[in-house]
Context: one part of a larger RNA
RNA sequence: GACAAACGCUGGCGGAAUGUAUUAGGCAUGCAAGUCGUACGAACCUUCGGGUUAGUGGCGAACGGGUGAGUAACACGUGGGUAACCUGCCUCGUAGUGGGGAAUAACUCGCCGAAAGGCGAGCUAAUACCGCAUAACACCCCUGGUGAGAUUCCAGGUGGUAAAAGCUCCGGCGCUACGAGAGGGGCCCGCGGUCGAUUAGCUAGUUGGUGGGGUAACGGCCUACCAAGGCGACGAUCGAUAGCUGGUCUGAGAGGAUGGUCAGCCACACGGGGACUGAGAUACGGCCCCGACUCCUACGGGAGGCAGCAGCUAGAAUCUUGCGCAAUGGGCGAAAGCCUGACGCAGCAAUUCCGCGUGGGGGACGAAGGCCCUCGGGUCGUAAACCCCUUUUGUGAGGGAAGAAGUUCUGACGGUACCUCACGAAUAAGACACGGCUAACUACGUGCCAGCAGCCGCGGUAAUACGUAGGUGUCAAGCGUUGUCC
Numbered sequence: 001g002a003c004a005a006a007c008g009c010u011g012g013c014g015g016a017a018u019g020u021a022u023u024a025g026g027c028a029u030g031c032a033a034g035u036c037g038u039a040c041g042a043a044c045c046u047u048c049g050g051g052u053u054a055g056u057g058g059c060g061a062a063c064g065g066g067u068g069a070g071u072a073a074c075a076c077g078u079g080g081g082u083a084a085c086c087u088g089c090c091u092c093g094u095a096g097u098g099g100g101g102a103a104u105a106a107c108u109c110g111c112c113g114a115a116a117g118g119c120g121a122g123c124u125a126a127u128a129c130c131g132c133a134u135a136a137c138a139c140c141c142c143u144g145g146u147g148a149g150a151u152u153c154c155a156g157g158u159g160g161u162a163a164a165a166g167c168u169c170c171g172g173c174g175c176u177a178c179g180a181g182a183g184g185g186g187c188c189c190g191c192g193g194u195c196g197a198u199u200a201g202c203u204a205g206u207u208g209g210u211g212g213g214g215u216a217a218c219g220g221c222c223u224a225c226c227a228a229g230g231c232g233a234c235g236a237u238c239g240a241u242a243g244c245u246g247g248u249c250u251g252a253g254a255g256g257a258u259g260g261u262c263a264g265c266c267a268c269a270c271g272g273g274g275a276c277u278g279a280g281a282u283a284c285g286g287c288c289c290c291g292a293c294u295c296c297u298a299c300g301g302g303a304g305g306c307a308g309c310a311g312c313u314a315g316a317a318u319c320u321u322g323c324g325c326a327a328u329g330g331g332c333g334a335a336a337g338c339c340u341g342a343c344g345c346a347g348c349a350a351u352u353c354c355g356c357g358u359g360g361g362g363g364a365c366g367a368a369g370g371c372c373c374u375c376g377g378g379u380c381g382u383a384a385a386c387c388c389c390u391u392u393u394g395u396g397a398g399g400g401a402a403g404a405a406g407u408u409c410u411g412a413c414g415g416u417a418c419c420u421c422a423c424g425a426a427u428a429a430g431a432c433a434c435g436g437c438u439a440a441c442u443a444c445g446u447g448c449c450a451g452c453a454g455c456c457g458c459g460g461u462a463a464u465a466c467g468u469a470g471g472u473g474u475c476a477a478g479c480g481u482u483g484u485c486c
Base pairs, nucleotide, nucleotide: 001485002484003483005482006481007480008479009478012356013355014354015353016352017351018349019348020314025313026312027311029310030309031308034059035058036057039056040055042053043052044051045050066268067267068266076192077191078190079189080188081187082186085185086184087183090181091180092179093178094177095176096175097174098132100130101129107122108121109120110119111118112117138161139160140159141157142156143155144154145153166173167172194240195239196238201231202230203229206228207227208226209225210224211223212222213221243265244264245263246262247258248257249256250255270291271290272289273288274287293304294303295302296301320346322345323344324343328342329340330339331338332337359389360388361387362386369380370379371378372377394423395422396421397420398419399418403413430475431474432473433472434471435456436455437454441470442469443468444467445466451458452457
């Protein structure tokens, strides 16, 4: 000098920021992801215009939000590669959208269960599901070319394979195949950034090859066989610690320390494992299994996962179970709109930084009072009183936004900020220190006691070092102490 700080004393206001660092301990309650009736059948309501909705279906729920446990690793940073890859929605372009079928939820009936929930029979629709037709392009196969290298890129082929869905207010919105783009991702590589040798050897899918499988894709990624390799004092292996970075703090710099808020990446979601769906999954508020824990139970069986926002508990310590979708952004929708604890705001905390105030001028050879005294006086001290003035702030009253993009309408914040008037010095100062380092001294009390202390050291009867008082010094809505880093 700095801090996501805590503690003690004290505390007027405003602005901006920050706020569970501890048990990745456990959690009551509410909310945090829905939306579409212009995909579909049905039920109900109806002012006959239409509306509401559980279910089927679509899109979203892989974003956004949280946390840092694990991880010393291609996790991250940086620079490259992909002749080894994927990509929903969006943009541009090319070609199409023909004709059929079988079910099933909802619903009805019956049954089981305490519940959670489930079973059977019957009926029905679709942009749900399944064949058929067509195939410019695509994929497979064949031929040629570019290239160091081609099953892979480019060009050609009489061959083989694969598609679709409708809705509408008639404007459109969709659907299928393919090409290109944008944005997003996967994988690979060079280099870089911790400690320990009181860890010296490590390794069997281990290292390489061949065949096969698997993946969007290369690859021991997996598998069978074959070979015996691979790594290591340029520190392998093992152990400890740790999310990484942009940055932040400090320092003249080099460096050292650090990684909270904000931004990028990664990892995780009660502990462990697994796949499903999907363009995409660490799937926080999805599923299955095992485990610990909590809850319900009719004891047969079930339910749950705040490292989302609030809130509780625990802790030296870190906030409200607030308002609003008005703005920005996101999801769905043709739209109106709905949802959004993202976000915008407000609340709490001197936790930090910045700004302002607690009055200004005059006023005595100097009141009272306190303290000291050589008893003369000195000092607090122009300080107060008193006179004049001002009104930041405060209180009251009146007015009152921008933020709205979009002609109209739409503001949570908020009757807020801000402006005007009135009132009245009125509402507002403490903390620590005073032996030296180190700015600031006397008196009394105490008597190696009580105590102080960062270091040196003070205290045993004259203590500027303990305690109190007066005075003084330094900072100031703070001041000190403790902790940590430079």